The RNA shown here (small-subunit ribosomal RNA) has 1437 nucleotides and comes from a metagenome. It matches the Rfam family "Bacterial small subunit ribosomal RNA". The RNAcentral record of the sequence draws on SILVA. Its mean pLDDT, the model's own confidence on a scale to 100, is 80.

RNA sequence: UCCCGUUGAUCCUGCGGGGGAUUGCUGCUAUGAGAGUUCGACUAAGCCAUGCAAGUCAGAGGGUUUCUUCGGAAACACAGGCUGAAUGCUCAGCAACACGUCAAUAAUCUGCCCUUAAGUUUGGAAUAACCUUGGGAAACUGAGGCUAAAACCGGAUAGGUAAAGAAUACUGGAAUGUUUCUUUGCUCAAAAGCAAUGCUUAAGGAUGAGUUGGCGGCUGAUUAGGUUGUUGGUAGUGUAAAGGACUACCAAGCCUUCGAUCAGUACGGGCCGUGAGAGCGGUAGCCCGGAGAAGGGUACUGAGAUACUGACCCUAGCCCUACGGGGUGCAGCAGGCGCGAAACCUUUACAAUGUACGUAAGUGCGAUAAGGGAACUCUUAGUGCUCAUGUUCUGCAUGGGCUUUUGUCAAGUGUAAAGAGCUUGGCGAAUAAGUGGUGGGAAAGACGGGUGCCAGCCGCCGCGGUAACACCUGCGCCACUAGUGGCAAUCACGAUUAUUGGGUCUAAAGCGUUCGUAGCCGGAUAAGCAAGUCUUGGGUGAAAUCGUUGCGCUUAACAAAACGACGUGCUUGAGAAACUACUUAUCUUGGGACCGGGAGGAGUUAGGGGUAUUCCUGAGGGACUGGUAAAAUGGGAUAAUCUCAGGAGGACCACCUGUGGCGAAGGCGCCUAACUAGAACGGGUCCGACGGUGAGGAACGAAGGCUAGGGGAGCAAACUGGAUUAGAUACCCAAGUAGUCCUAGCCGUAAACGCUGUGAACUAGAUGUUGCAUAUUCUACGUGGAUGUGCAGUGUCGGAGCGAAGGUGUUAAGUUCACCACCUGGGAAGUACGGUCGCAAGGCUGAAACUUAAAGGAAUUGGCGGGAGAGCACAACAAGGGGUGCGGCGUGCGGUUUAAUCUAACUUUACGCAGAAAAUCUCACCAGCAGCGACGGCAGAAUGAAGGUCAGAUUGAAUGUCUUACCCAACGAGCCGAGAGGUAGUGCAUGGCCGCCGUCAGCUCGUGCCGCGAGGUGUCCUCUUAAGUGAGGUAACGAGCGAGACCCAUGCCCAUAAUUGCUAGCGGGUUCUUUUGAACGACCGAGCACCUUAUGGGGACUGCUGUGGAAACGCAGAGGAAGGUAUGGGCAACGGUAGGUCUGUAUGCUCCGAAUCUGCUGGGCUACACGCGCGCAACAAUGGCAAGGACAAUGGGAUGCAACACCGAAAGGUGGAGCUAAACCUCGAAACCUUGUCUUAGUUUAGAUUGAGGAUUGUAAUUCAUCCUCAUGACAACGGAAUCCCUAGUAAUCGGAUUUCAUUACGAUCCGGUGAAUAUGUCCCUGCUCUUUGCACACACCGCCCGUCAAGCCAACCGAAUUAGGUUUGGGUGAGAUCUAGCUUAUAGUUACAUCGAAUCCAAAUUUGGUAAGGUGGGCUAAGUCGUCACAAGGUA
Repeated sequence: UCCCGUUGAUCCUGCGGGGGAUUGCUGCUAUGAGAGUUCGACUAAGCCAUGCAAGUCAGAGGGUUUCUUCGGAAACACAGGCUGAAUGCUCAGCAACACGUCAAUAAUCUGCCCUUAAGUUUGGAAUAACCUUGGGAAACUGAGGCUAAAACCGGAUAGGUAAAGAAUACUGGAAUGUUUCUUUGCUCAAAAGCAAUGCUUAAGGAUGAGUUGGCGGCUGAUUAGGUUGUUGGUAGUGUAAAGGACUACCAAGCCUUCGAUCAGUACGGGCCGUGAGAGCGGUAGCCCGGAGAAGGGUACUGAGAUACUGACCCUAGCCCUACGGGGUGCAGCAGGCGCGAAACCUUUACAAUGUACGUAAGUGCGAUAAGGGAACUCUUAGUGCUCAUGUUCUGCAUGGGCUUUUGUCAAGUGUAAAGAGCUUGGCGAAUAAGUGGUGGGAAAGACGGGUGCCAGCCGCCGCGGUAACACCUGCGCCACUAGUGGCAAUCACGAUUAUUGGGUCUAAAGCGUUCGUAGCCGGAUAAGCAAGUCUUGGGUGAAAUCGUUGCGCUUAACAAAACGACGUGCUUGAGAAACUACUUAUCUUGGGACCGGGAGGAGUUAGGGGUAUUCCUGAGGGACUGGUAAAAUGGGAUAAUCUCAGGAGGACCACCUGUGGCGAAGGCGCCUAACUAGAACGGGUCCGACGGUGAGGAACGAAGGCUAGGGGAGCAAACUGGAUUAGAUACCCAAGUAGUCCUAGCCGUAAACGCUGUGAACUAGAUGUUGCAUAUUCUACGUGGAUGUGCAGUGUCGGAGCGAAGGUGUUAAGUUCACCACCUGGGAAGUACGGUCGCAAGGCUGAAACUUAAAGGAAUUGGCGGGAGAGCACAACAAGGGGUGCGGCGUGCGGUUUAAUCUAACUUUACGCAGAAAAUCUCACCAGCAGCGACGGCAGAAUGAAGGUCAGAUUGAAUGUCUUACCCAACGAGCCGAGAGGUAGUGCAUGGCCGCCGUCAGCUCGUGCCGCGAGGUGUCCUCUUAAGUGAGGUAACGAGCGAGACCCAUGCCCAUAAUUGCUAGCGGGUUCUUUUGAACGACCGAGCACCUUAUGGGGACUGCUGUGGAAACGCAGAGGAAGGUAUGGGCAACGGUAGGUCUGUAUGCUCCGAAUCUGCUGGGCUACACGCGCGCAACAAUGGCAAGGACAAUGGGAUGCAACACCGAAAGGUGGAGCUAAACCUCGAAACCUUGUCUUAGUUUAGAUUGAGGAUUGUAAUUCAUCCUCAUGACAACGGAAUCCCUAGUAAUCGGAUUUCAUUACGAUCCGGUGAAUAUGUCCCUGCUCUUUGCACACACCGCCCGUCAAGCCAACCGAAUUAGGUUUGGGUGAGAUCUAGCUUAUAGUUACAUCGAAUCCAAAUUUGGUAAGGUGGGCUAAGUCGUCACAAGGUA
């Protein structure tokens, strides 16, 4: 002196927790010494066995017994004296003069002790012991007799006391006191002893005690009135003593919001704990005071008691008993039981200290001093040092050496006796380390093993669901250390009770408003006083405690000494006079009164008016009206709605109307009048502080509600009907009653809000507006207008300041003062109980148990909204084109089935996807069969392992198993470990790769600036762009990633090149044809013009023109192969999605390990009531069929592509040139064109399905391949809701190639052929980006969240009744005590009256607790039910 915990992050408010100190209990552990005011206080002031805790005196008495050296000594009980009121124990009661402190006693007493003075005389009668005897179980007790005293009694002397009177002095603040005298009344000493020493009287002292007063110190108002001896007086009684302490009479007082009374709690203080202090909490121990002695009461004795270990009585226990009666009181020391979390030995001694008695010696003392026990506290010491070697090297082990605090042994000393301690000597490192923690707070492991939301940890936050730094354990480490943790409590932390020292607009908190009582506070001047205040002196404030110094125990703790401090106080003197109070006098600025002319929806009452709605009447009119998003209920031929006129009735008061006015607030709005009140301005006439606030109190107080009586047009809770809806006790509609209005009362609450109490002073401005005054000016002279100034009100903006921020800011939430109210985590709860008010509804006051770690405020960044604005997109719409969705088939998925139908993927972002197409293989699935262990250890093995060969048996078959013979010769899977391998698990442990957001335009940084901070700015605004693309503005200036640029392809041109490409022109050549002629780059020469291919360049940049614009840029145009990113691709940010993949590979961990490994055979992935996705071919004439004819490009090819020839109807077969490829092959493209036919039909459409026969691939074609031929000829006639793709060489349509591939495409990818329609827009739907707004969301709307019901648990409230106490009052019975009187044996007896009175019984009131049928709400509890009221305009704010 803080730290952690509310949030995605921030700042606050606020509480919870940690960490500190102390006290008690407790877990684990423990070597020694000392000291201490430690040790049944907390609960049961519960109960106690046993022993002890108070006796002593022979130097006053009489006696008994024993011994005797006869001198005497000792013992015993009795009588007597003193003590027993102390010491010791405890803290129940008590809120009180109990305690503390200061006073008083002029209202008192005081044994033993001290001082002074005087005295101590004369008689007498008993009684205990003892003897005799009686009763009784005992305790005890009765009768008769003897006897003594310092026991008791009478007399004397001295004296005392009261009253009255008188006198003189003294003390004192004050005589009521003291003293002296007189009279009267009452009373009345003694104990001796030779002496020491006692005793008596008087006075004084000391000590102790009694009584009284002031002040001080608990909680509750859900306790507001209490009191009848109560308050006072007079006269008495009583006491040591004042006094209603008590009695009689009289009066009606006394206490109390400065808290009486009542209730609860509690011995008080010195002190103790904690704290910087102020405080808060405690106060059992040691000291002082008080109180108590099983509960309650009473007196006696005595100097002193209403008496702990005395007496009596009652009550409740316990004990003995012969049942008649007795005994007993550990809150003394030990000890026991009980209670409990909780506390020791039935020890020793009077040696020391102290105390009672005693002349003394001495005796007694569980006071005390000692010992024992206890991790009670504090203090202090130790558990070693060193050398060598080894080692895993701050260390440990082994060996040697050193020291001996300590330990142990011995002797002495010590002590009442011991013990401890002390002294000396011997031995030997020997005898001695734990507890708690190690995720954060908070020092210390991201170490190993185990566990797997289990077991458990955790003060708080939080860990644990298979890689736990958090559980358990091992090791390491950290903290403290003979201790260290836990639980409970107190203080501090807490400025979370705030006097020092807090707050109240929004976090908890300003009464709804005003008036006003008490209280608190209060303008200027002067004087007085001295209560407060200040200075100073005296007294007192116990000791211990605390501080300092030095001193004694070896040190220290501890003890003792001195000084100081503390006790913050009380009391009593002296002084000061500023301030406060008080008194007196004065003043005017606060306040009030007065005057003046203005402003006003201020209030009350009365009168008057206006429009509209509704209703009624009459007239007109004749079918709908009304209502909604749309409807319906409703009204209407008995005439509505609508139009006109008239009337009735109630309510209301448009425009003016204004962040304008008035009022204390609620509130107030047509006009007029009367009455009432207030404010502002101006004047400066009067009063002279008369003021401010305001606990209680009083008045007013919207709407709504209540009571009574009126009134009732419109509106409208409740209720009814119609809709909506899953439902709709709502929102919407049609009706409609209380009510709304008036009069008289009640209620007394509102988001009664400026969420801001009232008053005063001071502290920058700017600009509106209302009222009054004033100056200037204009004027149409009007009660006019404009501008400025002052005061008062009411708004907006804003500086300083303040504030957590939002904000506020002369109308403060700024700086100060006065007074009041209120707050102290959330919930339970503004609830319960009680009180009070109310007719009721309810209002005011107002808790707790229990539960919970947060609840909350302001602001920030996101996300979201059935919020707003802007921009954009064919996975958006619009305008169009073509489809899917129907039926058939292919294929994928689900489901079902199955031995298995392996698995992954499930909105977009799974479903012709992995998979590039599963006959075997693939293969992971199923059925069955078989095989395999590097390396190490154990057992086995030359008495022969494993293996091989022949034969036999078994078997469906076999390579398997068993038997046997032979060969070879060293290993060996029987066991335990450990491996190989695993398409086993975990994509939620990972890498890598990929999809989607994203056909997006965003994402950040440096420096600066703003903000307490999270953050913001930059990245915003305007224009523009496909674009955060650019331009201008701007507390920002720059930069990076992305976009663009870039790369590839296509399109144009140029140059170079020319084989396997090409051939315009030239020369050959070949083929065909009867000639003519034609054809052929297949061939030769030649060439490279063209096509093509390859390489390198050029070309497009808004460059040019026009136009709009500040620019960026847009629009239009020219030229050009191409025009505004040329077209199509590639690349594609920060990140997110725990997206997908462990079954491509890689890889952590886990698992299997002779099987989840490896191989083989067969099957399955191909199943089939069904649902879905993606496709193919169709439903036909823009067509089908037949015949003929034409034009590509990209690719591929040696286990291959295969020309060509032959065979076959075809699939195909046989032979086979060429080609390692610009050369050969694939390769004759199809749609298209021409001609013919079909003629709208289930057809010459369509082709599923099925039958038969063939072909090919392959080990194999049944499950389960493809193709060919013939035959068969199903469904289908353009497709509901819904939905998909597409903007130009695109859609649509046509074929080709490749891929996979032994065989198999309707898939995918590429290639070319033919080749459109529409839009040039928008944000309506679906979404994306940006800005803004709201948010109780942040796992971020698939969010959050509320209540009933159902289940369990918990505490509480109500509750018929029942039960146990406490207190009070009244009454009954009444032990016993006291006073008085009588009797008496003149007593300790008895009787009577009176008074007090415990205890017990009855009744009532009040209060506390227990039990409780039943009832009520509340709280808590991962996954129950019903809805969706709140948070976004939360879908009706």